[in-house]
Context: one part of a larger RNA
Molecule: large-subunit ribosomal RNA, domain VI
Organism: Chitinophaga cymbidii
Formats: sequence, structure tokens, C1' cells
RNA sequence: CGUUAGUAAAUUGCGAGGACAUGACCUUAGUACGAGAGGACCGGGUCGUACGUACCGCUGGUGUAUCUGUUGUGCCGCCAGGUGCAGUGCAGAGUAGCUAUGUACGGGCAAGAUAAACGCUGAAAGCAUCUAAGCGUGAAACUUACCUCAAGAUGAGUUUACUUUUAAGGGCCGUCAGAGACGAUGACGUUGAUAGGCUACAGGUGUAAGGGUGGUAACAUCGCAGCCGAGUAGUACUAAUUGCCCGUAAGC
Repeated sequence: CGUUAGUAAAUUGCGAGGACAUGACCUUAGUACGAGAGGACCGGGUCGUACGUACCGCUGGUGUAUCUGUUGUGCCGCCAGGUGCAGUGCAGAGUAGCUAUGUACGGGCAAGAUAAACGCUGAAAGCAUCUAAGCGUGAAACUUACCUCAAGAUGAGUUUACUUUUAAGGGCCGUCAGAGACGAUGACGUUGAUAGGCUACAGGUGUAAGGGUGGUAACAUCGCAGCCGAGUAGUACUAAUUGCCCGUAAGC
């Protein structure tokens, strides 16, 4: 822009894409078959491999604005306590998020029409013949079935609701994240929990500083402390102010 008024939703599915894998073992059954050696079809069940999708409760990884320990050196006048730099100085752990080697699930069942093939009935050709008329069985292939997208499907579909005019509905702007390169998408804007702050809890680290006590001292103890990014709730303390723009045609 179109879909022939505009708008907000919900849908049908023309069509397109994805997926389609495979092994071992148990049983049927040491049965059928076979002199024996050997050894099934069909059917039922169990466990895998690779691949794919999703997720982070578990097991782990990462986690450079979390916590702790510690070396050298500079600074805060000194001590104590901190802080800068040294690859995050090094080392030990680690929340959220993201993740696989972790977890869950999947390929199924089935239907239709068939291929090769196997048949029934059956003439031409008194026989025979699956074929000429007619009727069946039959495969991971085909069409469905399963998952995803899908009306620009210009063949532009369908349904519901709203608005008949500074309308309905959008956008700008602001606070943001299950979203994200930017647009976009989604949440919220005081009739408010959207983000920050604060409080509580979870979780991480591992028992802060100062002081007391014991010890010559190192250190121990009073003390699951102190500190803490992303987590879960609660709470208007802060910021989402005031506003502006688009939309106005078929009709009436």
C1' cells in the first nucleotide's frame, strides 16, 4: 500500500516446512523345519545407540560489580582498619541468568490408494491363463495421520465486539523486561507494584569491626556473625508529571 468505512480480538486452512533412524536381549521356542548339525517366520515385552525438541528441580560448568583467605607495593600521618595497582594480582567457594556431559519427552498406532510380487473369477482360444471386462492381498516410498507456520490464499476467506466523529483505536513521552543490534514484541504509567530504594525471606560466603575475657604471643572465645549482583514477596519513599500528535471515509 492492498484486501473498499475505521478499529480490537478470535478463527478456518489453500499451501509450505519439519519429523520419519536403528541395535541387542528376554519370551513364543530349542517349538515349526531338519537324519543330525543347526534353527526360524508371525506375535508379545525389556533395555540401549545416534539424532531432535524443551528445560535448569537434580549432577556439574560458567558466573571480571558476591563473600572469604593471602603475596608485593603505593596511599589514607602512625597502630588498627581500609583502599588503588600487579592478567579478576593470586587462591577457595558461589546466587540469578546462560548452559551439557544433566533432566524430561519424541519417532508411534492407524487409514486410503498403490509398486514389484502373489491371487480369485474369466474369455478371446469348448482346454489353459492374475487380465482382455470385473474383484482382492501387498512396502520405511505416495496421500492422510503427528509438530510448526500459514488469508499478499490479489481466489486477499469466516466469526464476535466497538465507533458513527476532534469517535473507536493508535502513536509520541516516561518506568521497564519472560523481549531486544536498531525498529519491533510484551508489562506498567497514581483508579499504580513498572523499575529503583527499603523491609522480610530464600540463597551465597563462612563467624565482620570495635570492645571484653584467656594467653608472653601467634591465637581462641563472647558470636549461624558480618557482608552480599541479578531471586521470591510486601511496602508508594523516589521516578513513571503535565500534555501533544495521528485517525475523520462508505455513510448519516